[in-house]
């Protein structure tokens, strides 16, 4: 210097004019007015995992079902992350063979293969299934040539032994396969902010089907207690527990407002521990909360990158993927660039 990788940050900046949303303060009966601060991402996307939170609900056990699977660590947790092994593929570089070429070199095959990438990673003697095509034969079997014995119509036949060439990934070895069923270990209640809570209003406290409303004791009655049965109770089944009422169909009304709703497993920074993921301590910061859905438009200057024109100064044009909706940690997918740090290989010089 070039190339290949890994990780982090960023995703233009400043100013002006107009417009929108929310918060704080002041004024105002109110509508509103004024001032000040703030206002869409690294993926906000997919809805694939894990949770926080809400409800069932005071909520248990088992079966079934599902998920994960080297070892160790991190985390609230995970199918995530970090580290250490093992395995796999393979780019660059390198080596070698062949072909073309006068040569430089080019192409193809093979070997090896950095940094990095991927791994759907327990068990094949618990059992079952499958192994195409080819091959006689693919999970318990065995073809031909050969050898031995007996028989023979002299072509061969039977029994035993033995077992190739070939086919194929694999052929008397107990093979391969478990992102086939299964077994083992560990884990898992369900539903979801359209969860929930509150307020207001309106209607037809309409019609209909099914299960149950039983017995005993006390009591004037109402009711209380016990037993039994049945219904219902947020995935399926059983038991347990709770409760005394429920489960549908048709039809009608309302679908408005407030809240949940943003201070968080939060962010930044310094130090310490650790290989790292990460953890601890100190200091500092507050940064959308809309609801048919705000977070914008225009102008000027300017930064970076690319392209074109120009000797140059410079000028012109373009600049990705894309938009919160309860919140957070991940994964996956899309993507124009810029900056920083590190690793590996090659070349040249010293």
């Nucleotide at each position: 210097g070039a190339a290949g990788c890994u990780a982090g940050c960023u995703a233009g900046a400043c100013a002006g004019u107009c417009g929108c949303c929310g918060c704080u303060u002041g004024c105002g009966c109110a509508a509103g007015c004024a001032a000040g601060g703030g206002g869409a991402g690294g993926a906000a996307a997919g809805u694939c995992c894990g949770g926080g939170c809400u409800g069932c609900a005071c909520a248990g056990a088992g079966c079934a079902a599902g998920a994960u699977g080297a070892c160790g660590g991190c985390u609230a947790a995970c199918g995530g992350c970090c580290g250490u092994a093992c395995g796999c593929a393979g780019c660059a570089a390198g080596g070698u063979u062949u072909u073309a070429g006068c040569a430089a070199u080019a192409a193809a095959g093979c070997c090896c293969c950095a940094a990095g990438g991927c791994g759907a990673g327990g068990a094949a003697u618990a059992g079952g299934g499958c192994c195409a095509c080819a091959g006689a034969g693919a999970c318990g079997a065995g073809u031909a040539u050969g050898c031995u014995u007996u028989c023979u119509u002299c072509g061969g036949a039977a029994a035993g032994u033995g077992g190739a060439u070939g086919u194929g990934a694999a052929a008397c070895g107990c093979g391969g396969u478990a992102a086939c069923c299964u077994c083992c270990a560990u884990c898992u209640g369900c539903a979801g902010c359209a969860a929930g809570a509150c307020c207001a209003a309106a209607u037809a406290g309409g019609c209909u089907a099914g299960u149950g409303c039983g017995c005993u004791a006390u009591g004037a009655a109402a009711a209380u207690a016990g037993c039994a049965a049945g219904g219902c109770g947020u995935g399926g089944c059983u038991c347990g527990c709770g409760u005394c009422a429920c489960u549908g169909g048709c039809g009608g009304g309302u679908a408005g407002g407030u809240u949940g709703c943003u201070c968080g497993a939060g962010c930044g920074u310094a130090c310490a521990a650790g290989u790292a993921a990460u953890u601890g301590u100190g200091c500092g910061c507050c940064u959308a909360g809309a609801u048919g859905a705000a977070u914008g438009a225009c102008u000027g200057u300017u930064a970076c990158g690319u392209g074109c024109a120009g000797c140059g100064a410079u000028g012109c044009a373009c600049g990705a993927c894309a938009a919160a909706a309860c919140c957070c940690g991940g994964c996956u997918u899309a993507u124009c660039g810029g900056c920083u740090a590190g690793c590996u290989u090659c070349a040249a010089c010293u």